[in-house]
This record gives sequence, structure tokens and C1' cells, in this order.
RNA sequence: UGAGUGGGCCGGACGGUCGCGGGGCGGCAACGCCGCCUCGAGGAAAGUCCGAACUCCGUAGAGCACGGUGCUGGGUAACGCCCAGGCGAGGCGACUCGACGGCAAGUGCAACAGAGAGCAGGUCGCCCCGGCAUCCCCUGCGAGGGGGAGGCGGGGGCAAGAGUGAAAGGGUGGCGUAAGAGACCACCAGCGGUCCGGGUGACCGGGCCGGCUAGGCAAACCCCACCGGGAGCAAGGCCAAGCAUGGGGCAGGCGGGUCGCCGCAAGGCGGCGCCGUCACGGGUGGCUCGCCCGAGCCCCGGGUAGGCCGCAGGAGGCGUCGAGCAAUCGGCGUCCCAGAUAGAUGACCGUCCGCUUUCCCCGGGCAACCGGGUGGGGGCGACAGAAUUCGGCUUAUAGGCUCGCUCAGUUU
RNA sequence: UCCUCGGUAGCUCAACGGUAGAGCGGGCGGCUGUUAACCGCUAGGUCGUAGGUUCGAAUCCUACCCGAGGAGCCA
Repeated sequence: UGAGUGGGCCGGACGGUCGCGGGGCGGCAACGCCGCCUCGAGGAAAGUCCGAACUCCGUAGAGCACGGUGCUGGGUAACGCCCAGGCGAGGCGACUCGACGGCAAGUGCAACAGAGAGCAGGUCGCCCCGGCAUCCCCUGCGAGGGGGAGGCGGGGGCAAGAGUGAAAGGGUGGCGUAAGAGACCACCAGCGGUCCGGGUGACCGGGCCGGCUAGGCAAACCCCACCGGGAGCAAGGCCAAGCAUGGGGCAGGCGGGUCGCCGCAAGGCGGCGCCGUCACGGGUGGCUCGCCCGAGCCCCGGGUAGGCCGCAGGAGGCGUCGAGCAAUCGGCGUCCCAGAUAGAUGACCGUCCGCUUUCCCCGGGCAACCGGGUGGGGGCGACAGAAUUCGGCUUAUAGGCUCGCUCAGUUU
Repeated sequence: UCCUCGGUAGCUCAACGGUAGAGCGGGCGGCUGUUAACCGCUAGGUCGUAGGUUCGAAUCCUACCCGAGGAGCCA
């Protein structure tokens, strides 16, 4: 100098004028206005994807189902988040990425192509042995004898090579053989068992034995371990207003009790959760059992679209010291920092800043163009925006500042 | 604010992880004197977008984009 990589931070500044929302104080001809002071969006307020707080559900208990998470250790209120480490993959490297438990538990899937797709399979091919006919060579006067070549067909051996495929079931070399093959041997990769050493652990290093290879997919069912009661601030509480405490459905059976009526009586009929039992319904939308309740529940219709609380002192911010590799935690000090309800936080002007475009000037160059200017004019200022509150993740984001690290080239 | 569904041809919808289809509509041809109906042929697809798992994705997973629906209170 160029290329790259990983963090942290800012994300227009200042002044003036007008305006908006909350709070406080004050004034008035006082139920509405005015004045002053003060506070007033974000790193994502977003998506609503996780985790919680908080609130309610006559308790939340068990089992199944369902859903989620998935290397190890730590952090945390909790998490699917964060930190550190292990292993794997990519990169020369800084570094980055990983849904990273289990297919030697079970079940299942693999289109097309291919001979064969989970079970090993035998198409071409290689090799051996017969058969048939043909040709060639040698020998012989000849009949014939010997040898060779390719072709057709049969029997057998093999799995090296070819071919199909995403995938054909260790690799290389040797020995061996008719040809071959972990059939055997050496090395390498990988697997299972066992022992030793290191580490909290994931895991790493090494020795011995075994068999020569046990394929892929669990973001396929599933198995294993762990987690999960449900609903959500339109939760929920209080007040006010208004309509029609309107209509329909469900509330059973048996036994007992009690009341009323009939009967001289035995008894009969009717009402009533008053009790028991079996069912039924409800207890925040999966099922069963348990538990609680019978206050009811469900559907249609009607009214309303108001106020207050929840709701802003919190797993809070900043500074500093300490523990820790770090995430994070602890001590001390200090600060109070939006609460609207159809939704306030804005508009304009000036100066400056940043980016961009154009013109002018200077220097270089044939030119395209390159470098510079307290130079002039124009344009632009990202993404977006609180709605119960936090911790995360993800996504969007013009431009800029800053700290580390890596690689290449050049110079000293 | 919270919750739940959906996105495939011009429209309405299908499709076990294995060549994306159907009906209507469009175009061309036939039939008819002509049109409609009918018959035959045919074109038309970023499977909302981007990544991932897999040999292979409309389908499975993740993130994002767009659209639709529901939930209040009183009695």
C1' cells in the first nucleotide's frame, strides 16, 4: 500500500420561532382558558419466534397422548439465549459455520437407470473342461497325425476390470492362482471389546485382542434423557351509563327423607338436590381416573363502545472497586429516565457536519482520466417508531468513528 | 394488544418425499348457412421469497413477505 477478518460505539449538532402529550406551580371576569418550570422513542420501539414476570381460572394430583429441547461444563429468574471448551466442516490465515443423543433397539423409505438397492448380485468380462463346423501352419506319396486361431453353443469357477446409479459395501502394494478373491501378508483408514494415562466432563493419547468392514436417511415413524396445568393486560379489579333479569335447550334413574292431595287402611299420585348412590353437566377447548361444585351451563336476541386502577422504582441506568479466561456476579456511590388511548415526541428558518452531483481554478497526462481547492451552485440526511413490563433471538438499517488480528507486495 | 389459519396455471381447487394435475377460462381446428352447445388438439407454472435437511422438496425444518378470520364489557 492492497485485500480480508472479528468486536465495540454513534446514527446528524447548535441556536431561534411556532406547535403537541404527561407532571408540578401560579393566575383569572374561574368547571375552562392563560402563564412559568420540567420530562417526552429505539438499537431495533418491528416480527410476535422463544423464555419469564404479573393476573385470573372452586388447585394445578396421577397416567396416557401431544408439543418442545438435544456434544460437555458454566451463567441466568428462565430460555430454544449467552460464555468457555470438545468434535466435525470450510478457509493459506485471522476466523467462520454446525437441529452435534441413538439407524451394531425395532419398523419403514430409496423414483428413474441398472443384471443386482439391502438381501448381495452375476449383464459384459476373465479362466478351465467337453461338443460342432470353418480356416491356417508343420509332417506324410496318401489315408492320417500334431499344433494354432477366431466363431457358435453347453457345463463349471471368479468377482479383479467395465457398465448403471446419489449410493454396488475398505484403500494401496505384494504373495498366490487356470483366472481370481482379506484366501493370505505388510502398511494405512475405520469398527468393536478391554486395559493404562490426562481431563470435572464432552473427549484426547497409547498398549493388547478380535473380525476383515457392520451402508445412507431419525428437519422418517420411533427409542432414550430432560422440560411443559390452561389462558392471556381485550389478563384482572372498581365505578358509571343503557337495553328486554327477553326467548330456547340441558339439569336424569334408583333408594331414602319431607310436603301436599286421595284413601278407613295397605298404599297410590304429584312437588322438592334435602340426603345417598350410579350417571349427567360444569370446573379455560386432547383423553381417562382422581378431586371440587350443582353457584348453573350452552345457543339466539338486546344494550354499550365511557372513566379510574392494573401502568412506570425496575431481574433499572451510569460510575467505580473486587471475583472470574469469559458470559456473569457481588460491594459502594449516584440518578429517576415517555405513559398517549386513535394514539403526543413535530414543522419552518439560519449556521455547521456528512454524502452526492455539477461548474470554475491549479498540477499531471496525446487522450480517457487522475490528484488538489477553508472555491461557487443544486439535491439528499438510512431503517423505523412506544401501547402491561422485562431477558433473548431474528429481520430492516444511508453514512461514520474506533480497537484488535491475518495474508500478500514494496521499502528500510 | 393477543390468538388462529392460508398462499400451487387468468379464476376455483387437487397432488405418500420420486416427471406438478383437474374443472372453468384462452388459442387453433372440426361440426353448422351463422352463433351457442358439442368434439379434437394445444399454450400457459420463480409451487409467496430466501436458506437448510435429503441422492431427490410444492410436500420436511428455519427465517422473512403478503392476505384472511377470531377474541371485549353489561345483563